[in-house]
């Protein structure tokens, strides 16, 4: 200098004027209005995909069903998230990716092609040792050829997949048939909390794939959602129809039990579409110290940082630059996923060159 | 704001792992019939199965993530 990896941060800046939402203080009014001060969107506020808080229904209870998760250990309020490790894959590397339990519990699936597709099989090929037949040669023993009956799983061919791989021996040709190494399985020892790894012995191979097929094993899950829920106020016809029904119905959602309550559901018709609360102080931010490889925990100090309800952050002017992406809170948090112009900082890797 | 459902030719739909480079109806196009039109007959075109990944030998179908569309939810009596 070039190429790249990981982590963190920022998201036009400054000034002026006029506005908007909330709030404290002051003045003032019947209502209110004005002045001064302070605060005012995001890393995703998004999708609503997970997990929790909160609220109501039993202080949320038992069983079945159903759904989710799935290597190990830890973190956490919890998680399908995060951290560290293991194993597998990719990369020269820094690093990255992985729905990663079980297929020797059972059931099931595999189109087409192919001889054979799950208790494997013989189309081409190879062989013809043993047995039988025919022919040729030979005086004969026998030798050779062909066919049948067969052998074979080396080679070819089909397929996504063909019953371990490589090599040597062996054989009629072959074959775990024998042996060595690798793979696989069982057992033991060692290291590790564990996943797992290493080593040794034994077994000739028995045990192919699919569980994002049913399923088995382990763990988790009660339901609804701030339009939850609570309070105040106003108004109306507390009306009609249908259905279910005390072995019932509702809360309760797929079922049963259990608990609580006593009518409930749908449609038609009627009334109000007002206010307060829930509402933002929180698993909170920042700084320092400390334990831990880390996620994170603990202690101390300090700060208050949007709370609307047709829904507030905008408009204009000036200056500057690298000319500004995706995008707007609606009960609140922790994640994941998706969208996104660009810039800054730190750590590290590879290549080239120079010293 | 919260909850739920759907997406296959132009339109309505079938499909539930291979028989599907996706079938049918209406519509469209061409030809036949007719003097002509309609009806009728014959043939044909028309689908990235909303998009992107994954599982599987194989995906419209199974799983995950997005995109688009639709519906419902106030209180009182």
């Nucleotide at each position: 200098g070039g190429a790249g990896u990981c982590g963190g941060c920022c998201a036009g800046a400054c000034a002026g004027u006029c506005g908007c939402c909330g709030u404290g203080c002051g003045u003032u009014u019947c209502a209110u209005a004005c002045g001064c001060g302070c605060g005012g969107a995001g890393g995703a506020a998004a999708g609503u995909c997970c997990g929790g808080g909160c609220u109501c229904c039993a202080c949320a209870g038992g069983g079945c069903a159903c759904g989710g998760c799935g290597c190990c250990a830890g973190g956490u309020a919890a998680c399908g998230c995060c951290u560290g490790g293991g194993c597998g894959g990719c990369g020269c590397g820094a690093g990255c990716c992985g729905a990663c339990g079980g297929a020797a519990a059972g059931u099931g699936c595999a189109a087409c092609a192919g001889a054979a597709a799950g208790u494997a099989c013989a189309c081409c090929g190879c062989c013809c040792a043993a047995g039988c037949a025919u022919c040729g040669c030979u005086c004969a023993c026998g030798c050779g050829a062909u066919g049948c009956c067969g052998g074979u799983a080396a080679g070819g061919g089909u397929g996504a997949a063909a019953u371990g791989g490589u090599g040597c021996g062996g054989u009629a040709a072959g074959a775990g048939c024998g042996c060595a190494c690798c793979g696989c399985g069982u057992c033991g020892c060692u290291g590790g909390c564990a996943a797992c790894a290493g080593c040794g012995a034994c077994g000739g191979c028995a045990c192919g794939g699919c569980a994002a097929a049913c399923c088995c094993c382990g763990c988790c899950g009660g339901g609804a959602g701030c339009a939850a829920g609570a309070c105040c106020a106003a108004a109306u016809a507390g009306g009609g129809a249908a259905g279910c029904a005390a072995u019932g119905g509702u809360g309760c959602g797929g079922c049963c039990c259990g608990c609580a309550c006593c009518g409930c559901u749908u449609c038609c018709g009627g009334g109000u579409a007002g206010g307060u609360u829930g509402c933002u102080u929180g698993a909170g931010g920042c700084g320092c110290g400390u334990g831990g490889c880390g996620a994170c925990g603990c202690g101390c100090g300090u700060c208050c940082c949007a709370g609307a309800g047709g829904a507030a952050u905008g408009a204009c002017u000036g200056u500057c630059c690298a000319c500004g992406a995706c995008a707007g809170a609606a009960c609140c948090c922790g994640g994941c996923u998706u969208a996104c112009c660009g810039g800054c900082c730190g750590a590290c890797u590879c290549c080239a060159u120079c010293c | 704001g919260c909850c739920c459902c759907c997406g296959u030719c132009g339109u309505c739909u079938a499909g539930a792992g291979g028989c599907c480079c996706a079938g049918g109806a209406c519509g469209c196009c061409a030809c036949c019939c007719u003097u002509u039109c309609a009806a009728g007959g014959u043939g044909g075109a028309a689908a990235u199965c909303g998009c992107g990944g994954g599982u599987u030998c194989g995906a419209a179908u199974c799983c995950c993530g997005c995109c688009g569309g639709g519906g419902g939810c106030a209180c009182c009596a």